Notes
Predicted 3D model of a 591-nucleotide part of an RNA (large-subunit ribosomal RNA, domain I) from an uncultured Candidatus Berkelbacteria bacterium.

[in-house]
Context: one part of a larger RNA
RNA sequence: GGCAUAUCGUGGAUGCCUAGGCACUACAAGGCGAAGAAGGACGCGGCUACCUGCGAAAAGCCUCGGCGAGAUGGUAACAAUCUUAGACCCGGGGAUCUCCGAAUCGGGCAACCGAACUGAGGUAAUGCUCAGUUAUCCAUUGCUGAAUUCAUAGGCAAUGAGAAGCAAACGCAGGGAAGUGAAACAUCUCAGUACCUGCUGGAAAAUAAAACAACCGUGAUUUCCUGAGUAGCGGCGAGCGAAACGGAAAGAGCCUAAACCUUUAAGCGUGUCAAGACUGCAAUCGUUGCGCUUUAGGUGUUGUGGGACUCACAGACAGAUUUGCAGUACGUCAAAGAGUUACAAAACUUAAUAUUAGCUGAAUGGCUUGGAAAGGUCAACCAUAGGGGGUGAAAGUCCUGUAAGCGAAAGUGUUAAGACUCUUGUGAGUAUCCCGAGUACCGCGGAACACGUGAGAUUUUGCGGGAAUCUGCCAGAACCAUCUGGUAAGGCUAAAUACUAUGUAGUGACCGAUAGUGAACAAGUACCGUGAGGGAAAGGUGAAAAGUACUCCUAACAGGAGGGUGAAAUAGUACCUGAAACGAUAUGCUU
Numbered sequence: 001g002g003c004a005u006a007u008c009g010u011g012g013a014u015g016c017c018u019a020g021g022c023a024c025u026a027c028a029a030g031g032c033g034a035a036g037a038a039g040g041a042c043g044c045g046g047c048u049a050c051c052u053g054c055g056a057a058a059a060g061c062c063u064c065g066g067c068g069a070g071a072u073g074g075u076a077a078c079a080a081u082c083u084u085a086g087a088c089c090c091g092g093g094g095a096u097c098u099c100c101g102a103a104u105c106g107g108g109c110a111a112c113c114g115a116a117c118u119g120a121g122g123u124a125a126u127g128c129u130c131a132g133u134u135a136u137c138c139a140u141u142g143c144u145g146a147a148u149u150c151a152u153a154g155g156c157a158a159u160g161a162g163a164a165g166c167a168a169a170c171g172c173a174g175g176g177a178a179g180u181g182a183a184a185c186a187u188c189u190c191a192g193u194a195c196c197u198g199c200u201g202g203a204a205a206a207u208a209a210a211a212c213a214a215c216c217g218u219g220a221u222u223u224c225c226u227g228a229g230u231a232g233c234g235g236c237g238a239g240c241g242a243a244a245c246g247g248a249a250a251g252a253g254c255c256u257a258a259a260c261c262u263u264u265a266a267g268c269g270u271g272u273c274a275a276g277a278c279u280g281c282a283a284u285c286g287u288u289g290c291g292c293u294u295u296a297g298g299u300g301u302u303g304u305g306g307g308a309c310u311c312a313c314a315g316a317c318a319g320a321u322u323u324g325c326a327g328u329a330c331g332u333c334a335a336a337g338a339g340u341u342a343c344a345a346a347a348c349u350u351a352a353u354a355u356u357a358g359c360u361g362a363a364u365g366g367c368u369u370g371g372a373a374a375g376g377u378c379a380a381c382c383a384u385a386g387g388g389g390g391u392g393a394a395a396g397u398c399c400u401g402u403a404a405g406c407g408a409a410a411g412u413g414u415u416a417a418g419a420c421u422c423u424u425g426u427g428a429g430u431a432u433c434c435c436g437a438g439u440a441c442c443g444c445g446g447a448a449c450a451c452g453u454g455a456g457a458u459u460u461u462g463c464g465g466g467a468a469u470c471u472g473c474c475a476g477a478a479c480c481a482u483c484u485g486g487u488a489a490g491g492c493u494a495a496a497u498a499c500u501a502u503g504u505a506g507u508g509a510c511c512g513a514u515a516g517u518g519a520a521c522a523a524g525u526a527c528c529g530u531g532a533g534g535g536a537a538a539g540g541u542g543a544a545a546a547g548u549a550c551u552c553c554u555a556a557c558a559g560g561a562g563g564g565u566g567a568a569a570u571a572g573u574a575c576c577u578g579a580a581a582c583g584a585u586a587u588g589c590u591u
Base pairs, nucleotide, nucleotide: 001590002589003588004587005586006585007584008583009582015576016540017539020511021510022508023507024506025505026504027503028502029500030499031166032165039100040099041098042055043054044053046078050074051073061094062093063092064091065090066089070082071081072080105114106113107112115134116133117132118131119130120129121128136163137162138160139159140158141157142156143155144154170201171199172198173197174196175195181188185235211218212217222249223248224247225246232240233239253492254491255490256436260298261297262296265294266293267292268291269290270289276285277284278327279326280325281324282323283322303470305435306434307433308432309429310428311427312426313425315333316332317331335424336423337422338421339420348418349417350416351415352414353413354412355411356410358406359405360404364379365378366377367376368375380397381396382386388400389399390398441465442464443463444462445461446460447459448458472487473486474485475484476483527534528533547575550562551561552560553559
């Protein structure tokens, strides 16, 4: 020095555990913000570094409920207190809420600096202190007011829960790549993806046929299954890739423009004793009337074309605005129907229900092993409860709970009813009028359609041209004819569908500390970087601190030996188990 055995050390694998994660399901909720958000800075404790909570009224204040014996957060000790006259804690409502931040009085290197006006305090006076207001844009209203007479622009002020900013995904729209694939690469692909921007909602978008279909028919949209990797597209390469039918989910339909009418209002024109003033008769009036444009109300909304228009009919009451009489328009009631998610819209009442605290809640003992019984054993009981968790090992009957049942002063959601509000018909005729214009459509250039310009319909539109009004117009995959379907160029619309930052309840052939979130611990912390940004490691004594009184060694706040606690201290806070590498000691063999 090597090997072997034994005993220790070092080290922190393994096993067991879980306080944290991950994925999903159901329900809820789907927003917050100038009434100052999200997110922060700085403070607030008797003592207080961090976290949590809170805001100069500062680990809190008031009130209404719940609960019922302790409480003063994580967090011990000390100090000082509160509490059955109900503290602490839980829930509803309210008050306070520094400074920054959209940040909004002005400025600014965020958490700072400096003002004005009004009111109050203070000083002999100035300085000083407190409260409120003072950004911009938009809308409405008012006061003013140029060039320029009226006017307009502009200015000033008031009012406004108007806007702004933040937020995970989902949505719609405007822009829009490349790596890649094509075994290179250019059309093509990746992909209208990533990304940027704008905007909305709890969903969004789409939506009530100028649709499909095929001579039969269907009847808004959306989503799923199927059709189907089919028909097709494609340097016919790589690849891309429908639709209808059929089956389901869900179901809901409406409003305008125009023609026409009007004692809605304004402007312009016309007109003078006429037209006309709702109609008839009579009187009366004459800045009324009539036409056009705009505005308001009514009417009207369709494709067996519809509507206007003309004619006829219809419950009761009442009934004109120059006057009287009669009629009509119109009004009120009745009848019928509908409604606050579209088709108009508001504030309520009552009830039920859900939710934001909670409450009741069955039934076991002995012996035995053990440190400890829930284990073993003997004998019982409950069960609409033998889900789960805890308790000194493994508990239906110990605790918490579970099944089942009950509960709200206050706030919120939903539903129903009431009240309230809203609406109103039928037939016939077809001469005339209307039926959405720089639109449809065409040409050129693009884009979207599964479809790359192709024989290329359909949708869209940058440029140029440019119709028709029902005997019209569009479509049915170039185009034409016949036939069939529809009625563009205005608008609204729930549900079925997408998503989950968030709350509650639950589930897992998900992880178990090099795993699972980056983060089970003071984690987006420490640390790194000028910055954008990057980004850790780190869990476990014991049932209970009972966390070792006292003595001794010593280099004396280290470490250890006794002793004590404990079931155990080789469980001593470098703490469960404690592998290997590595180190030491002892013994044996060997060189």